[in-house]
Small-subunit ribosomal RNA from a soil metagenome, 1556 nucleotides, folded computationally. Rfam family: Bacterial small subunit ribosomal RNA. The prediction has a mean pLDDT of 83.
RNA sequence: AUGGAGAGUUUGAUCCUGGCUCAGAACGAACGCUGGCGGCGUGCCUAAUACAUGCAAGUCGCGCGAGAAAGUCCCGCAAGGGAUCAGUAGAGCGGCAAACGGGUGAGUAACACGUAAGUAACCUCCCUCUAAAUCUGGAAUAACCCUGCCAACGCGGGGCUAAUACCUGAUAUGAUCACGGUUCCGCAUGGGACAGUGAUAAAAGAUGACCUCUGUUUACAAGUUAUCGUUUAGAGAUGGACUUGCGCCUCAUUAGCUAGUUGGCGGGGUAACGGCCCACCAAGGCUUUGAUGGGUAGCCGGCCUGAGAGGGUGUACGGCCACAUUGGGACUGAGAAACGGCCCAGACUCCUACGGGAGGCAGCAGUAGGGAAUUUUGCGCAAUGGACGGAAGUCUGACGCAGCAACGCCGCGUGAGUGAUGAAGGUCUUCGGAUUGUAAAACUCUGUUGAGUGGGAAGAAAAGCUUCGGGAAUAACACCUCGAGGUCUGACGGUACCACUUGAGGAAGCCCCGGCUAACUACGUGCCAGCAGCCGCGGUAAUACGUAGGGGGCAAGCGUUGUUCGGAAUCACUGGGCGUAAAGGGAGCGUAGGCGGAGGAAUAAGUUAGGAGUUUAAUAUACGGGCUUAACCCGUAAUCGGCUCCUAAUACUGUUUUUCUUGAGUAUGGGAGAGGGAGAUGGAAUUCCAGGUGUAGCGGUGGAAUGCGUAGAUAUCUGGAAGAACACCAGCUGCGAAGGCGGUCUCCUGGCCCAAUACUGACGCUGAGGCUCGAAAGCUAGGGGAGCAAACAGGAUUAGAUACCCUGGUAGUCCUAGCUGUAAACGAUGGACACUGGAUGCAGGAGGAGUCAAUCCUUUCUGUGUCGUAGCUAACGCGUUAAGUGUCCCGCCUGGGGAGUACGCUCGCAAGGGUGAAACUCAAAGGAAUUGACGGGGGCCCGCACAAGCGGUGGAGCAUGUGCUUUAAUUCGAUGCAACGCGAAGAACCUUACCUGGGUUUGACAUGGGAGUGAAAGUUUCCAGAGAUGGGAGCCCUUCCGCAAGGAACACUCCACACAGGUGCUGCAUGGCUGUCGUCAGCUCGUGUCGUGAGAUGUUGGGUUAAGUCCCGCAACGAGCGCAACCCUCGCCCUUAGUUGCCAUCAGGUCAAGCUGGGAACUCUAAGGGGACUGCCUGGUUUAACCAGGAGGAAGGUGGGGAUGACGUCAAGUCAUCAUGGCUCUUACGUCCAGGGCCAGACACGUGCUACAAUGGUCGGUACAGAGGGUCGCGAAACCGCAAGGUCAAGCUAAUCCCACAAAACCGAUCUCAGUUAGGAUUGGAGUCUGCAAUUCGACUCCAUGAAUUUGGAAUCGCUAGUAAUCGCGGAUCAGCACGCCGCGGUGAAUACGUUCCCGGGCCUUGUACACACCGCCCGUCAAGCCAUGAAAGAUGGGAGUACCCAAAGCCGUUUAUCCAACCGCAAGGGGGAGAACGCCUAAGGUAAGACCAUUGAUUGGGGCUAAGUCGUAACAAGGUAGCUGUAUCGGAAGGUGCGGCUGGAUCACCUCCUU
Repeated sequence: AUGGAGAGUUUGAUCCUGGCUCAGAACGAACGCUGGCGGCGUGCCUAAUACAUGCAAGUCGCGCGAGAAAGUCCCGCAAGGGAUCAGUAGAGCGGCAAACGGGUGAGUAACACGUAAGUAACCUCCCUCUAAAUCUGGAAUAACCCUGCCAACGCGGGGCUAAUACCUGAUAUGAUCACGGUUCCGCAUGGGACAGUGAUAAAAGAUGACCUCUGUUUACAAGUUAUCGUUUAGAGAUGGACUUGCGCCUCAUUAGCUAGUUGGCGGGGUAACGGCCCACCAAGGCUUUGAUGGGUAGCCGGCCUGAGAGGGUGUACGGCCACAUUGGGACUGAGAAACGGCCCAGACUCCUACGGGAGGCAGCAGUAGGGAAUUUUGCGCAAUGGACGGAAGUCUGACGCAGCAACGCCGCGUGAGUGAUGAAGGUCUUCGGAUUGUAAAACUCUGUUGAGUGGGAAGAAAAGCUUCGGGAAUAACACCUCGAGGUCUGACGGUACCACUUGAGGAAGCCCCGGCUAACUACGUGCCAGCAGCCGCGGUAAUACGUAGGGGGCAAGCGUUGUUCGGAAUCACUGGGCGUAAAGGGAGCGUAGGCGGAGGAAUAAGUUAGGAGUUUAAUAUACGGGCUUAACCCGUAAUCGGCUCCUAAUACUGUUUUUCUUGAGUAUGGGAGAGGGAGAUGGAAUUCCAGGUGUAGCGGUGGAAUGCGUAGAUAUCUGGAAGAACACCAGCUGCGAAGGCGGUCUCCUGGCCCAAUACUGACGCUGAGGCUCGAAAGCUAGGGGAGCAAACAGGAUUAGAUACCCUGGUAGUCCUAGCUGUAAACGAUGGACACUGGAUGCAGGAGGAGUCAAUCCUUUCUGUGUCGUAGCUAACGCGUUAAGUGUCCCGCCUGGGGAGUACGCUCGCAAGGGUGAAACUCAAAGGAAUUGACGGGGGCCCGCACAAGCGGUGGAGCAUGUGCUUUAAUUCGAUGCAACGCGAAGAACCUUACCUGGGUUUGACAUGGGAGUGAAAGUUUCCAGAGAUGGGAGCCCUUCCGCAAGGAACACUCCACACAGGUGCUGCAUGGCUGUCGUCAGCUCGUGUCGUGAGAUGUUGGGUUAAGUCCCGCAACGAGCGCAACCCUCGCCCUUAGUUGCCAUCAGGUCAAGCUGGGAACUCUAAGGGGACUGCCUGGUUUAACCAGGAGGAAGGUGGGGAUGACGUCAAGUCAUCAUGGCUCUUACGUCCAGGGCCAGACACGUGCUACAAUGGUCGGUACAGAGGGUCGCGAAACCGCAAGGUCAAGCUAAUCCCACAAAACCGAUCUCAGUUAGGAUUGGAGUCUGCAAUUCGACUCCAUGAAUUUGGAAUCGCUAGUAAUCGCGGAUCAGCACGCCGCGGUGAAUACGUUCCCGGGCCUUGUACACACCGCCCGUCAAGCCAUGAAAGAUGGGAGUACCCAAAGCCGUUUAUCCAACCGCAAGGGGGAGAACGCCUAAGGUAAGACCAUUGAUUGGGGCUAAGUCGUAACAAGGUAGCUGUAUCGGAAGGUGCGGCUGGAUCACCUCCUU
C1' cells in the first nucleotide's frame, strides 16, 4: 500500500490498424408481466401553464381610551331596570414581528458562485458588558356619538377623548462638527490617543411590593424599592454592504469592441469607496494568454462512475444567489426596492346597479391542463425551532406524525425432517427405457409471518403550580437566584414490543437457454410468420421463429426502454500516433512565443522542508455504540489536496551581474560546379521558298484508306528564309531551399567545400500569424510561330468507336510585362543538435608514406550511392544521409461513405484556390504478408496436344438414342468434356413404373389374436363376363404324437386390430456403388529449424527419368499414401503328366482318315520351374544418377497387354438395382385385370450401318483360324421345299457329339465407267418360324419394285505396330427379335522434321482490388421507389440592438398667488408641512431602416439506400491503349486526348553498382 480481467465482428487463413457491439455499476425514472410482510428513505425532471375551496403571521390589557351580547339570577303587573356574564368577546390607537421560516430555478457566463484576502471606505433592531441619564410643558387624533353619499369597495362633514402615538423647551458623561495644539503608529491616501475653545442634538413610562426617608395623613403615593421599558455614548457579538487575487461551458464559419467609453479637476449622492450621477478637460481603455458577439446553464458542499488521473451530474439534505402573473417604481423600516405590503402600466380571470371595483398557490393540501410519469383538500402543536408577551399563553401546512406508490435500499417469509412400488400424469425414446424426481402422496414436527385474545412501553424534560431548604440584597418574610420533593402535559397510538390460542394452514414470479453467456430436446411453421445488442437465424429434419417438456439465472421481484461513467490507451497529463494503415505544411526567410553552451557572484519568483490559519455541518473512510440484524441513526478519530501567511534551504530553472570559447559568426589563402540574371554567337536537323536533274509514284499501316503527285510529287543537288531545341560528352555525375538547371563565349551575382591562423563572445535552434519563391496547364496585353499538337475534320477498326492506329490541323508550346498558386510539388520520411560496429564505390578538397616518376597504399573533412551489425518495425523494410537512442520547436491525424462537397468568409479578370461542416447511411473501409486460383505475364517439361500420315464423321438412305412437338398416355432417369446404340445383356402380352375402362380393401406379400372347416396342394369341368372375378359340379381326402380322450402342426374361409404396401417426394438429409480430372505425378506427416503469425523448410536448386525415378548439393533428418515391383495373360526353354488331344519310330488296316495295337519323342493341354538384372563392353556426364552405342540372347533397357485409380475436386450421377432418415397416400399415390401407350412426327442433333464402286460387283472353284456355347439344349446324317424352313432322328452333360461351310485371301469366268450387273431404300404379292396372340408392333425367305446417293460446306473425330484400316466368327440378354454391346482370330500399313502455335496437364517464378477463386471482381450515366439535405421568387415567426415620437407611477429639482394643530411672534406674519404646476430620468406603447436566427416554399441540384431493370466495360493480370495525378478541352456514360509530373508499372534487353 488493498489497487487495473476481457469478448464478438473485416480474411480462405494471418498479423496489424481501426471503428461498431457486448458483459459491470448507477437512477427523483417510465413501461410490460407478477406481487406476502416490515423498517428507513424518496416522490411534477414536462407548462416559471391557469387556478375553485380551506389553511400557511401574528401577538401584547404589565402602552392607551372605550367596551358589548346571549344565557342565568333578582326587582317589577307590565314596560323596563339591576346583578352576573365581564372589564370578557370583537374592533380601534400604539409597540414589536411581518426582510425570518416555507417555495421555485425563469433569468444570470456575472465578483453570481467557490476559495483566499482586504475595508486606514462602511452599517447593524433584538442580545451582552461598561458609563451617564430618564427633567419640563403642549397640541391633536382614531375608536365612540350625530350625520351625508354609495350596488360594492369605500368616501366624506360635525363633535368628544387617551397613550410607551406626536411636538416644543431644559440638561450633555459620551458623540458629531469647526479651530488650531501635543504625542505615538502605519500600508500610499492616512490612522490612534490626550488636553483646550466654540457650536449642535435625548428620553416614556408600565407593573408589583413596602412605609425607612418625604408629603398628605394613618394607610396611601408624588416617597422608597424590585422588575420590565425609554434616552445618549463606548465596546462586543450577530447579520449585512463594498473591493480584490485565483478558479469557473461552448462556437473563430463571431476579429475587432468601446463616447460615461478610459482617466483627471470640482461638485452632488450614499451607511460607505467609486463615472454611481453631473459640469469641464484630456484621448484614452479592452483584445489571438480570445475582447466583442452567438448558444447553453443557477453555483457549490456533494452524488454517480473509474485502479487512479479523469468523465458525467447538481433530485432529496446543507451553504450562497436570483425570482414571486409580466415590466417599472418608490414608501415604511435597523434591515426590503418587500411571495401571502403599496403605486402605475400590460396580459388574463372574477363581481357589477355599467358608474366602478377585486385578484395573483414557484407556501401546505387539492383541481384542470401538459406529459411516458410523480401522493392526502389527513392529525397535532406532545417534541424541536420561531414571532409576540414579565408570565400564563396565543399563533406556527416550519416541524412532528399518519395516509398513498415495490420508486429505491435493507431485513424476513412462502415451511422443516423422513419418505422408492423411483406411483399417476406430462415430455422424450434406439420402445429397452430415460426424465420431471424425494419432487408429490404418506408419516413426524415447527410456528417466523398471518388471524384471534390479553398485557403494554420509551419518546416528558423544561417552563408553570405547590412544599421545603440555602444565598444575595433590602427597612422587609415582597421580589430575585440556587437546590430537593410532589403535581401537570402524548398527535403518533392501544402503536412498537411481550405472552397465549389456532393451524402448513393465506403467501412465487419474471427473464433466458446459437456464440459472446450459465442453461437442449420434441412438435408446428417453411426467406412465410417472425426474432435480433453485435455476428446473424428462417427457402421441409430451425438447440436462433411459435408452443410444450426439461434446464439456467435472479427473486417480491424480473425483464425492456432511456440516460451517465466504465470497458475506450477510441483525444493518450498519467497513457497514442504521422515511409506504405488516417496523419509532415510544396519550399524558404522571419515576428510573437517556446527552448537554449561553460565558470563565478547576488537574489529567492518557481522548487523543497517545517510551522500557523482556513477549507461550515452533513456525506465518504476507520473504530466504537443504539434500534432482535441490516438499511438507518449517534459518537470519536484521521488523511490527501487547494488558498493565504511566517521561517528556513539554494542543487536545478528564472532574474541581475561578471568572465570564457567549444555553439554561431567575421577576416586570409585556395577549390569544384547544367546555381541565378543579362548580352552576344555557333553548327547539325526539320519545314518552307527559288532554281537544276529526274519520272510515276510517294506516304502510311497489323492490313488499308483518307492525303500528296503528270499543274511534275517522293528522291537528289545548289542557294536562301524562319523558328525552336542543343546529338556525342552524359555518369543513380554536379549545383540549388524547393520548383528546377545542360551548345559556346563575355559581364554581373548568390551559395557551398578545404587549409591555417587571428578576431567577436551565446550573437543560437525552431517558428503560430506574416512575407517571398513556386513544374505543367490556364488567363490578360503585345510580339512570334519551324516542328509538335488538346479541340476539330477526314480515313480506318468495330456490334457501336464521340477512343487506341493513320492523314491533316487551331489554341497552346517560344519571347516581353503581369496574373494564377496548384501536382504522385514524393525519399509519399518537417527542421536543428548530440550519441551508437562496419564493408565497398563515385565526386570535391587537404595531408602522409613511397626509388619522391607512374601507379598504388594510407589518414582526414564534405557530398552522393549500394550492402549490411545492434536496435527498431504489424510486416515490408530502415539501418551514422535512421524509420535506432535522446533533447527542443512547429505542422497534422482520430472508422468508411456523404466530401475536400454545401453554406459563410476571404483571395483571383476568370478558371478556380484557401478555410471547411451537418443530416443521412454502412459494419466495416484499410496496411503488410501467406496459401491458392487466375493472367490476351515469364521460364522449363509432358501428352495422338499440334505437326507428319492413314481412315472417318459432317452431305445420301436406313438403324438407334436425344431434344422439341403432339397425345388420354407418348412412364421415369441421364444434359459440356464426364447425357444422347446411356440405365435397357434385348417394350407384341408380360416386362410396365404411363393412359382409358372394369374390379378389390388386413389386402398380391410378412408376423401376431379369435372362431369355423379338414385336409392343403393338385386336377377335370359347366355357366356369366373382355378378363380379373363370381356362381356351381366332379375326382381326391389329412400328417405327426397318443391305447383313447385329445393335443400339436399346416392350410383355407370369416371377423377385429396392430399393420402390410407405394418405381410417391427429397441424390441439396444419407449409406453403398460409379463417372471425371487421370495411371496425371503428385498429396501429406513426425521431429527439428525459421517466422509474432497464417505459414515456410523438407517437396526448392544442378542434372536425370515414363515417374517426388534416381544422384549431387542444401537446416534439415526421416516416414506414409501414390510411382515402380509383387498378381494375371502373351512371347523362349526345361521338368512332370498323357485322354477325349498328338503320331516321329514299330506293326496292322482303309477309297480315304491316328482308324486300330501301341508309343510319350513332337505339337498341344495344365501344373511347377528357369530366363532380363543396365548383369557385360565402349564412350559421354560431376569417378554420380543416367544417357548413347555394342555384344550375347526368344525377348533389352517399365519386353507387349491387362488388373491395379493417392490426397482430393465437381452439394457430379443414382431414393427407379439395393439399403435408408424424414415427409406423404391408406375403399388409394396400394393391389388385380383387359385394351392402348413407351414404336407418334413439320423438324433439329449425336452414335452407327450400307453405299456411292473396277484395289470393285456377280458366278463358279479352292485354302487357312481363334475363342466360345449346348439337356425345357446343341441337333449330325438322310429326305422334302428355289429359300426361310419342315419331317424323321444318330450322337453329345462335351479337348470325344453338335452349333460350324470361317470370311477377306487365292484361281478362273464375266461386267467396262453407266445412277450401271454400283447402291439397295421404299412399296406390292406370296410365305416360313417363334409365340395364347405378330393389326397398332417381330425376325427371316422368295418373286417383283428399284429411291436418295457419283466421296460430302463451315467444322470436327480416332489412331504411333501386330497398331490404324479391312475381313469374318462367337457369346450374353433371349420364346422370338442385334447395323448395338462384349469377346475372338485372319490379312496387315503409312508417318513423327520437330515443340513456334491450338487444347489439356505438371514444376518454378511474377502481378492481383480474385477466394462462390476470371463463368471472378467491378465503374459511371439512364429508368423506378424511398430517405435526409443544399439553392430558390417569396411567405411566416422570433429574440436582441439602433434612431425618433408619446409618456404612467415615482424619486429628485424649480416655482407657488392654494391649504395647515403644536414652535417663534402682541399681531401681521415667519419657520415647517401638505397640495398643485413645470422640468429631468423612464416602464409599457408606437414609427423607421437594417442585421441575425428559425420554419415554410412552386421549381431545381447533387447525395445515400433498394432491387434479378437499361447502355456500355473504365479499373484490378502487361485488365487486353500500364495505371495514377494537377490542369485544359471534348464526349450518352464510364471516360478520351494534350502538356508536365510520379512508380504506388508487368516483361525483355542494356548500362551501372553490390555480394560470393